Two RNAs folded together computationally: RNase P RNA and transfer RNA, 453 nucleotides in total. Model confidence (mean pLDDT): 80 of 100. Rfam match: Bacterial RNase P class A. It is annotated as a ribozyme.

[in-house]
RNA sequence: GAAGCAGAACAGAUGGCCGCUCCCUGCAAAGGGGGAGGAAAGUCCGGGCUCCAUAGGGCGUGGUGCUGGAUAACGUCCAGCGGGGGUGACCCCAGGGAAAGUGCCACAGAGAGAAGUCCGCCCGCCGAAGCUUUGGCGAAGGCGGGUAAGGGUGAAAGGGUGAGGUAAGAGCUCACCGGGUCCGACGGUGACGCCGGAUGCCAGGUAAACCCCACCAGGAGCAAGGUCAAAUAGGGAAGCGUCAAGGACGGCCCGUCCGUGCUUCCGGGUUGACUGCUCGAGGCCGUCGGCAACGGCGGUCCCAGAUGAAUGGCCAUCGCCCGCAAAAGGGUAACCUGCUGCGGGAACAGAACCCGGCUUAUGGGCUGCUUCGGCC
RNA sequence: GGGCCCAUAGCUCAGUUGGUCAGAGCCACCGGCUCAUAACCGGUCUGUCCCAGGUUCGAGUCCUGGUGGGCCCACCA
Repeated sequence: GAAGCAGAACAGAUGGCCGCUCCCUGCAAAGGGGGAGGAAAGUCCGGGCUCCAUAGGGCGUGGUGCUGGAUAACGUCCAGCGGGGGUGACCCCAGGGAAAGUGCCACAGAGAGAAGUCCGCCCGCCGAAGCUUUGGCGAAGGCGGGUAAGGGUGAAAGGGUGAGGUAAGAGCUCACCGGGUCCGACGGUGACGCCGGAUGCCAGGUAAACCCCACCAGGAGCAAGGUCAAAUAGGGAAGCGUCAAGGACGGCCCGUCCGUGCUUCCGGGUUGACUGCUCGAGGCCGUCGGCAACGGCGGUCCCAGAUGAAUGGCCAUCGCCCGCAAAAGGGUAACCUGCUGCGGGAACAGAACCCGGCUUAUGGGCUGCUUCGGCC
Repeated sequence: GGGCCCAUAGCUCAGUUGGUCAGAGCCACCGGCUCAUAACCGGUCUGUCCCAGGUUCGAGUCCUGGUGGGCCCACCA
């Protein structure tokens, strides 16, 4: 210098003028104070809160899926294990079970599952041609059988290499290697690692197919829910029901509660106020425990609550980045740094009950590290 | 603000347990029939299966994330 990997933070600052919204003081005029984000977004997960039963039992359904921990909880995070990728920094993994069962594996291929003989190889019988000492032998070919070594098909063909063995072959047998199962020892909380022994056991893939196993999950959502006010025709139709049906209750059954009507549609009225509403698993600082995520303790601070929906605009100075010119400096040189001046730029986007995450969008810079190249 | 659904040819839609597969109708174009037009008959054309990644031998289909579009939800009696 080029290419790349990881991480943490920021999202201009100050002042003036003019506005918007909320709160406090004040009779008023006025004064003082607060006022978007790292994603406020997507609504993908999890929780708080509210109502229905303090959310109960079973089936079904949905979700999660290595181990240990963190947490209010999680599909999140941290630390590990195993596998995979990269020269490396480092990154990725829906990472339980295919030996419980079922399904599927198109085309090609003989055969797609505890399979299979298309070519080949080998054996037996027959055997046109041919040979013959006339008994037979016999390339090609035919029939019957053996064989999974070799070829061929395919994404995938039932361990690999070598030797023995055999008519030819085959874990058929043996040696080594790889995997599995069982037993034992050691380390680790554990996933697992490592060592030794036994056993030819060699078993395809797919569960983001059904399924099995373990664990989790009741439903709806602040337009939840509560209080008040205004107005209207507590009207009409259909269905179900009349003492066990209906509702809360969602896919079903049980059960609990309410209990005489309930549900749906059409029609009527209002387009209001208050509450929920912002002090919270809260921020910052210090310290202690822990590898860390995080937790304990102490101190300190109060930091948006709008509702056709506030949080803005202009100016000045400084800071950042880019382009052009360029003082000066370094270097043999190419070139590099660049005082100063002029011009330009500054992204993604905006709360709506509140938190913890994930994902996506996005600006320029910083720190640490890796690989390669050049120079000293 | 909250809940739910959809995306396949120019338009409207099919697409089976993931496989030989990208289809149907309308439209457009060409030819025939007709004096001519329509209708009818025959033929042809047309695809980033919304986008990206993953699972798989293989994805329109399964999973995850995004993009675009659509629908519903106030209170009172």